[in-house]
RNA sequence: GUCCGGGUCCAGUGAUGGGCCGGGGCCGAACCGGGUCAGGCCGGGAACGGAGCAGCCCUAAGGUCCUUGGUCCAGGCACCGGCGCCCGGGCCCU
Numbered sequence: 001g002u003c004c005g006g007g008u009c010c011a012g013u014g015a016u017g018g019g020c021c022g023g024g025g026c027c028g029a030a031c032c033g034g035g036u037c038a039g040g041c042c043g044g045g046a047a048c049g050g051a052g053c054a055g056c057c058c059u060a061a062g063g064u065c066c067u068u069g070g071u072c073c074a075g076g077c078a079c080c081g082g083c084g085c086c087c088g089g090g091c092c093c094u
Base pairs, nucleotide, nucleotide: 001091002090003089004088005087006086007085008084009082010081012079013078014077016074017073018072019071020070021069022067023066024065025064026063027062033058034057035056036055041050042049043048
């Protein structure tokens, strides 16, 4: 000087894990949400009307699942770049 191996530093890319936001599904209110209101109650001579509990339906707060759509963290993992640094070995030259 060159080649190989190992370690390390910096940069880039990717995946993974987690948090948050967004999107979708499901659950979700004895009363203090809405709708419909059996029964019963009230008014009425009656027809009917009224308020309205339970039930049912919708949903809020909230909970849960899915999603890569976004963002942040972990800097751990993989790949690539530098000929940057350190160590070891082989070869050549002096």
The RNA shown here (Bacterial small signal recognition particle RNA) has 94 nucleotides and comes from a Planctomycetota bacterium. It was read from a public genome assembly, where an Rfam model found it. Lineage of the source: Bacteria > Pseudomonadati > Planctomycetota. Model confidence (mean pLDDT): 76 of 100. Rfam family: Bacterial small signal recognition particle RNA. By type it is a non-coding RNA gene.